[in-house]
Context: one part of a larger RNA
């Protein structure tokens, strides 16, 4: 000098990004346990009180005995408060993330009855599936709910119109020459090249449904007997212009917003206000008792995290032999 272990005066988180680490709590009896709750729970709540040995006694217990000290060692829960995500147990990145990510039971929408729908191929076949509506997409326990838009995209369903392939269909036209004509040229049949008109599917273009299908939910400008503000009008634009809860939030930039609790003092945090940059209803809204090696703020005990450090033991390292 590291390293591991102990063990500290007075203070007790002033240490830090944060009680990280440490320390504390612990076992068994027995009294006592709040608010919330889905009534099951929370609950070892929480807070408390006792433990040894020896006689006598069925026993309840009386009476002695020793220690600083009786669960005498080991082993053996720290506790509450309040808020955010998720209901829950559960599963995940073998080798930096274990979680709010996944699942999840429940909930809902389409298409689909088996030689399924769907996909792959020209077709036998094949995949699905050697399954059979407990099969696939979204949401994600429970409670209270799920607002308005079908213009776009998509998907279903309609066929009068309009437009549209091969394909039929052939008006015409080009080339070719027998043949006429003095020539310039014409120019039947036949061959070949070409090709209007017409006829014709599906599908788009129209018609209509559909948003727990992708998906979207405006502006400006006035007005009340203080002043602010605006139930109210007034226009412009849209398929409709955000209902209901939420709201400086895992979502608020200006922000350390403003008020109010906390503290002596709080950019974290709670409880409120709405000016929502740019919450919002199954990419699901807002609420929840129980749970979590989950994130956030507070406390109480604790304590060498700290003020401030210092000793001891052991192991290394180093010196000396």
């Nucleotide at each position: 000098g590291u390293g591991u272990u102990g063990u500290u005066a007075a203070g007790g988180a002033a240490c830090u990004c944060g009680g990280c680490a440490a320390a504390a709590u612990g076992a068994c009896u027995c009294c006592g346990u709040a608010a919330c709750u889905u009534c099951g729970g929370g609950a070892g709540a929480a807070g408390g009180a006792g433990u040894g040995c020896u006689g006598c006694g069925c026993a309840a217990g009386c009476a002695g005995c020793c220690g600083c000290a009786g669960a005498g060692a080991a082993a053996u829960g720290g506790c509450c408060c309040a808020a955010g995500c998720a209901a829950c147990u559960g599963u995940u990145u073998a080798g930096c993330a274990a979680a709010a990510a996944c699942a999840c039971a429940g909930g809902u929408c389409u298409a689909u009855g088996c030689g399924a729908a769907a996909c792959c191929g020209g077709a036998a076949g094949g995949u699905g599936a050697g399954g059979u509506a407990u099969a696939u997409g979204c949401u994600g326990a429970c409670g209270c709910c799920u607002g308005c838009c079908c213009g776009g995209u998509g998907c279903u369903g309609g066929a009068a119109g309009g437009u549209u392939a091969a394909g039929g269909g052939g008006a015409g036209a080009g080339c070719u020459u027998a043949g006429c004509g003095c020539g310039a040229g014409c120019g039947a049949a036949g061959g070949u090249u070409u090709g209007a008109a017409c006829u014709u599917a599906a599908g788009c273009c129209c018609c209509a449904g559909u948003a727990a299908a992708c998906g979207g939910c405006g502006g400006c400008c006035g007005u009340a007997a203080c002043u602010a503000u605006a139930a109210c009008g007034g226009u412009c634009c849209u398929a409709a212009g955000g209902u209901a809860g939420c709201g400086a939030a895992a979502u608020u930039c200006c922000u350390u917003g403003u008020c109010g609790g906390g503290u002596a003092a709080g950019u974290u945090c709670c409880g409120a206000c709405c000016c929502g940059c740019a919450c919002g209803a199954a990419a699901g809204g807002c609420g929840u008792a129980a749970u979590g090696a989950u994130u956030u703020g507070g406390g109480c005990a604790c304590u060498g995290u700290c003020u401030c450090a210092a000793c001891a033991a052991c192991a290394c390292a180093c010196c000396c032999g």
Molecule: large-subunit ribosomal RNA, domain IV
Organism: Anaerobutyricum hallii